[in-house]
Parts: sequence; C1' cells; structure tokens
RNA sequence: CUCUUAUCCAGAGCGGUGGAGGGACCGGCCCUGUGAAGCCGCGGCAACCGGUGGGCGUGCGCCCACGUCACGGUGCCAAUUCCGGCCCGCUUCGGCGGGGAAGAUAAGGG
Repeated sequence: CUCUUAUCCAGAGCGGUGGAGGGACCGGCCCUGUGAAGCCGCGGCAACCGGUGGGCGUGCGCCCACGUCACGGUGCCAAUUCCGGCCCGCUUCGGCGGGGAAGAUAAGGG
C1' cells in the first nucleotide's frame, strides 16, 4: 500500500508544552486566543483481539440481560462516521426512510 470479514444513533478528559488551526476528502455546518493541531504526563471509555462460565451444533461456528472479566495487544475520549455528497421510495416540499460509496477501527491474509 492492498484484499477479506465485522462494527460505526452507546460511552469516556484534565494538566503541561505548543502556538493556529482542527472536524479524512468536497459542500455545508461547527469547534478554536475563555487558546486549534502535534507532543508529553496522568485519568477514563469500550470490549475487536485476549482470559473465563454455560448451552447448541459433535468441523468453521452460533447463542446466552449485546453471559462475564479487564492483567495484556490495539482503538477511542465535541457534535450519529457532525450532516450531506451516488441510487431508490415517500413527502404537507421543510424533510423522512432504505441501500450504496468513501472513511475509521479491529482481526486475519497478500
């Protein structure tokens, strides 16, 4: 860099440093000198990998108030992945619903 599969309407922030940007991209709309990004420290959330209990299928696996735990590997801690970006349906024309694309994360493969 790329492929496959799963998930994305829940949840979780303070301090230091730093100085103007940030929310992937584009359009909106937001956040930001009552200080952005980045970096560091500490804290937290979650439960993909992982540990563990029960049931089913005696193979991959599936289910259990999304079982349960959180030492370890990742991830994450404004706004639904902030909203839309292509297609379809409905519409009281404001929108609403469904499905994609793209993106993010994990696990496995190239």

A computed fold for a 110-nucleotide RNA from Marinithermus hydrothermalis, annotated as SAM riboswitch aptamer (S box leader).
Of the family's consensus pairs, 94% are formed in the model.
Taxonomically the source falls in Marinithermus (Bacteria, Thermotogati, Deinococci, Thermaceae).
The coordinates come from a structure-prediction model, not an experiment, and the mean pLDDT is 84.